[in-house]
Molecule: Fluoride riboswitch aptamer (crcB RNA motif)
Organism: Actinocatenispora comari
RNA sequence: UGGAGGUACGGCGAUGGGGCUCGCCGUCAAUCGCGGGAUUUCCGCUGACGGCCUCUACCAGGCG
Numbered sequence: 001u002g003g004a005g006g007u008a009c010g011g012c013g014a015u016g017g018g019g020c021u022c023g024c025c026g027u028c029a030a031u032c033g034c035g036g037g038a039u040u041u042c043c044g045c046u047g048a049c050g051g052c053c054u055c056u057a058c059c060a061g062g063c064g
Stems, first nucleotide, its partner, number of pairs: 009026005016055006033045004
């Protein structure tokens, strides 16, 4: 100096925070839902999670 493996750290998993867990990536990376229209623009739908639990925001309805 180069290569391989391991550990740690950091980031990401379509809308915020926390806990556990799984996967991906190492900064020209991982990642950025679905349908229509015809791709610049526009319209509609679902979801605060990758999974489980939880807080908050938001929407609808009911009661006082």